Lysine riboswitch aptamer from a Chloroflexota bacterium, 185 nucleotides, folded computationally. Lineage of the source: Bacteria > Bacillati > Chloroflexota. It was read from a public genome assembly, where an Rfam model found it. The prediction has a mean pLDDT of 80.
[in-house]
RNA sequence: GAUACGGACAGAGGUGCGAUCACCAGCAAUAGCGCCGUCGAGGAACGAGCUUCCGCCGACACGGUGUGACAGGGGUGAUCGCCGAAGGGAACGGUCCGCUCGGGACCGUGACCUGGUCCGCGACCCGGAAGGGCGCGGGCUGUCGCGAUGGACAGGGCAGUCCGUCGCGGAGCGCUGACCGCAUC
Numbered sequence: 001g002a003u004a005c006g007g008a009c010a011g012a013g014g015u016g017c018g019a020u021c022a023c024c025a026g027c028a029a030u031a032g033c034g035c036c037g038u039c040g041a042g043g044a045a046c047g048a049g050c051u052u053c054c055g056c057c058g059a060c061a062c063g064g065u066g067u068g069a070c071a072g073g074g075g076u077g078a079u080c081g082c083c084g085a086a087g088g089g090a091a092c093g094g095u096c097c098g099c100u101c102g103g104g105a106c107c108g109u110g111a112c113c114u115g116g117u118c119c120g121c122g123a124c125c126c127g128g129a130a131g132g133g134c135g136c137g138g139g140c141u142g143u144c145g146c147g148a149u150g151g152a153c154a155g156g157g158c159a160g161u162c163c164g165u166c167g168c169g170g171a172g173c174g175c176u177g178a179c180c181g182c183a184u185c
Base pairs, nucleotide, nucleotide: 001185002184003183005181006180007179009177010176011175014083016082017081018080019079020078021077022076023075024074032067033066034065035064036063037062038061042054043053044052045051046102047101048100049099050098086114087113088112091109092108093107094106095105096104097103115141116140117139118138119137120136121135122134124133125132126131143170144169145168146167147166148165149164150163151162152161153160
């Protein structure tokens, strides 16, 4: 000096990831509620059964009128935590939706999948929708490896290093940097 292994540290990918708050559009001529009119016996709680509640003091439904949202998702701004950031399908456990079954919502958990992001398609899953997931197919991009190639390192050849370009491929348990330890040359 180079290389391999281990440890801990600092970083990079960019329309990068996640969270919180504020405002805006929209959701929405909506839901709900009040009043009037019609009808006349059922109606509600995710589905079925049970149970409970409401209903002839007229429920439900329809029409008119007045009032009039929430949540999710979207945009903008600010702040915070970060680079397996984070996101997933399935399984298990717990809580909840009146009880049981089915179905669903929320929280937690180890192995497993995804480098990041955008777009398209879908007869699949959740959802009222928005959208999310899943699957398939593309684009862009970062990183490392292999191959080819251009330039620079005084000149020629080989090799090497650095900066690019193209092609193929891998995965974040990755990549880059320097530090410590240990081993080899």
The model forms 96% of the base pairs in the Rfam consensus.